[in-house]
Small-subunit ribosomal RNA, 5' domain from an uncultured bacterium, 534 nucleotides, folded computationally. Its Rfam family is "Bacterial small subunit ribosomal RNA".

Context: one part of a larger RNA
RNA sequence: GAUUGAACGCUGGCGGCACGCCUGACACAUGCAAGUCGAACGGCAGCGGGGGAAAGCUUGCUUUCCUGCCGGCGAGUGGCGGACGGGUGAGUAAUGCGUAGGAAUUUGCCAUUGAGUGGGGGACAACUCGGGGAAACUCGAGCUAAUACCGCAUAUAGUCUACGGACAAAAGAAGGGGACCAGUUUACUGGCCUUUCGCUGAAUGAGAAGCCUACGUUGGAUUAGCUUGUUGGUGAGGUAAGAGCUCACAAAGGCGAAGAUCCAUAACUGGUCUGAGAGGAUGAUCAGUCACACUGGAACUGAGACACGGUCCAGACUCCUACGGGAGGCAGCAGUGAGGAAUUUUGGACAAUGGGGGAAACCCUGAUCCAGCGAUGCCGCGUGUGUGAAGAAGGCCUAAGGGUUGUAAAGCACUUUUAGUGGGGAGGAGAGUCAUUGAGCUAAUAACUUGAUGGCAAGACGUUACCCACAGAAAAAGCACCGGCAAACUCUGUGCCAGCAGCCGCGGUAAUACAGAGGGUGCAAGCGUUAAUC
Numbered sequence: 001g002a003u004u005g006a007a008c009g010c011u012g013g014c015g016g017c018a019c020g021c022c023u024g025a026c027a028c029a030u031g032c033a034a035g036u037c038g039a040a041c042g043g044c045a046g047c048g049g050g051g052g053a054a055a056g057c058u059u060g061c062u063u064u065c066c067u068g069c070c071g072g073c074g075a076g077u078g079g080c081g082g083a084c085g086g087g088u089g090a091g092u093a094a095u096g097c098g099u100a101g102g103a104a105u106u107u108g109c110c111a112u113u114g115a116g117u118g119g120g121g122g123a124c125a126a127c128u129c130g131g132g133g134a135a136a137c138u139c140g141a142g143c144u145a146a147u148a149c150c151g152c153a154u155a156u157a158g159u160c161u162a163c164g165g166a167c168a169a170a171a172g173a174a175g176g177g178g179a180c181c182a183g184u185u186u187a188c189u190g191g192c193c194u195u196u197c198g199c200u201g202a203a204u205g206a207g208a209a210g211c212c213u214a215c216g217u218u219g220g221a222u223u224a225g226c227u228u229g230u231u232g233g234u235g236a237g238g239u240a241a242g243a244g245c246u247c248a249c250a251a252a253g254g255c256g257a258a259g260a261u262c263c264a265u266a267a268c269u270g271g272u273c274u275g276a277g278a279g280g281a282u283g284a285u286c287a288g289u290c291a292c293a294c295u296g297g298a299a300c301u302g303a304g305a306c307a308c309g310g311u312c313c314a315g316a317c318u319c320c321u322a323c324g325g326g327a328g329g330c331a332g333c334a335g336u337g338a339g340g341a342a343u344u345u346u347g348g349a350c351a352a353u354g355g356g357g358g359a360a361a362c363c364c365u366g367a368u369c370c371a372g373c374g375a376u377g378c379c380g381c382g383u384g385u386g387u388g389a390a391g392a393a394g395g396c397c398u399a400a401g402g403g404u405u406g407u408a409a410a411g412c413a414c415u416u417u418u419a420g421u422g423g424g425g426a427g428g429a430g431a432g433u434c435a436u437u438g439a440g441c442u443a444a445u446a447a448c449u450u451g452a453u454g455g456c457a458a459g460a461c462g463u464u465a466c467c468c469a470c471a472g473a474a475a476a477a478g479c480a481c482c483g484g485c486a487a488a489c490u491c492u493g494u495g496c497c498a499g500c501a502g503c504c505g506c507g508g509u510a511a512u513a514c515a516g517a518g519g520g521u522g523c524a525a526g527c528g529u530u531a532a533u534c
Base pairs, nucleotide, nucleotide: 001534002533003532004531006530007529008528009527010526013381014380015379016378017377018376019374020373021339026337027336028335030334031333032332035080036079037078040077041076043073044072047071048070049069050067051066052065053064054063055062056061057060087292088291089290096217097216098215099214100213101212102211105209106208107207110205111204112203113202115200116199117198118152120150121149127142128141129140130139131138132137158167159166160165172197173196174195175194176193177192180191181190182189183188218264219263220262225255226254227253230252231251233249234248235247236246237245267289268288269287270286271282272281273280274279294315295314296313297312298311317328318327319326320325345371347370348369349368353367354365355364356363357362384414385413386412387411394405395404396403397402418475420470421469422468423467424466428461432456433455434454435453436452437451438450439449440448478523479522480521481520482519483504484503485502489518490517491516492515493514499506500505
């Protein structure tokens, strides 16, 4: 000199953009942070509508009851998602990360291709009845549906194979409909036709994930030897997959001064800071990877977890209890206590972007977008402009004449950024829906998909940005320093005292170095100090 996630002292007008527990991976009150689908299913607790019955009368209303018939829908079965998104950096010196490669693998949703979607069965919730418990919850009996579950058939391709063969699937739902058929007939429902979404097994891809190798990746030798599943082999098991990954057997190997092992420290990287560079330091925010989720362990489900807001066991802690037993996990967003020099609101909205579910409407989303607080940082603007010598008054100094503060003020003439008040006013938005119409599909002018035109139409921010008008210089300057380094000097007080100080050093009666004042210098909504890095 540059820099900082900074803190402290004094001071503080506005805006934009960023950033904000670096310490106790300490403990957490409260609210919210993962749901959704009725176009998978049985149903109907609640709400609204329709229908039926009864009663009251004011004769067209009210009340009660019944009815899943309709819109919908609590709880339940089922599907998909809770493995993403969000947080933190404890552990980890290599099962990690970075770079470059590799072969023995898996993959829900998505894209493309081609094959199929036939025919049966038995349950279990909900519900009803009964029981236990303070509660959490739980037990028994009975009924029932499905895209839940289980056989059978079929098998392009698939798996295994001794090459003969063997094995393994599936589920339906919604919309529309001219003829024909069935349920006795109108109506309605089904068959049938058709469209869309699904379902099954297979192949290819995309994206994702697992595994392996080489090189690189902090300090310590006052750590020199380490290792027995250890090192390789054979055989078996295991995994999605290679492998001592695991096991049996026999062998005795493997690593190490080019630093093994041990100890300490530490998430890694793109980057960031500094520097002419080489390098040094660092790893907040943003982005990629990893690890963790009260502590330790374990598996289940699933395409994917050994799972932050899932399960089980053990432990510590907190809470409830009828003492028998139960409940919990903010390193999600806010917020509280504690620790600390120190770090924010128990805010708004799903309008945008993205994510989950759904055919869609839509629902959910503390992701996100915004607002609030903080000079924490960077950037921009303002705190007036011109004129004005009687060089006013006052202050300070004086060699008493004067000098300086100083065009500074006052006065005069203007301007009105920002703040204030009142008006106007973009863009972030054209998703969706309705009508008309073209094309595709189709038996079809229906439905569905897609395009065009027209109407309606979703904004948290928001009193938005921006523009106009009004009033009035009106509301807006401090901080540090002035002995040398280093820009800036005098007076008074003090008298080795009180004090200053980054280094040299000042102070013991004329202190430009202490304290105050006048003046000056530097930076400026900041300035200085401290800490830290180059």